[in-house]
RNA sequence: ACAUGGAAUUCGGGAGAAUCCGGCCCCGCGCCGGUGCCGAAGGAGCAGCCGCCCCGGCGAACUCUCAGGCAAAAGGACCGUUUUCCGUUG
Repeated sequence: ACAUGGAAUUCGGGAGAAUCCGGCCCCGCGCCGGUGCCGAAGGAGCAGCCGCCCCGGCGAACUCUCAGGCAAAAGGACCGUUUUCCGUUG
C1' cells in the first nucleotide's frame, strides 16, 4: 500500500399498505377514538447453521405485528459510493 471482516460516516437509488369513518378544535398539514391494511427502522419467534451437546452461540429478506407505517414530508432494510476507526490473514 492492496485485498479482506466489523462499526461509523458522505452522496445517490430505495418498496408496500385507507389523504378511511366519526368526534374535538386554537378550523392547522393538529388532537382523540374506531375499523381495515402494510413490512424493509427497531423488536420478538422459528427454520437453518455451529459447538465444549439436550445445553449454549449465531440467527434471515421466513413468520408475528409489540413498536413503526398506510397523500406529501420524514423515516426506510438493502445496493452502490465517500471518508474514518478497529481487527484478522495474505
Model confidence (mean pLDDT): 79 of 100. A computed fold for a 90-nucleotide RNA from Paracoccus onubensis, annotated as Glycine riboswitch aptamer. Its Rfam family is "Glycine riboswitch aptamer". Rfam describes the family as follows. This family represents the bacterial glycine riboswitch. It was read from a public genome assembly, where an Rfam model found it.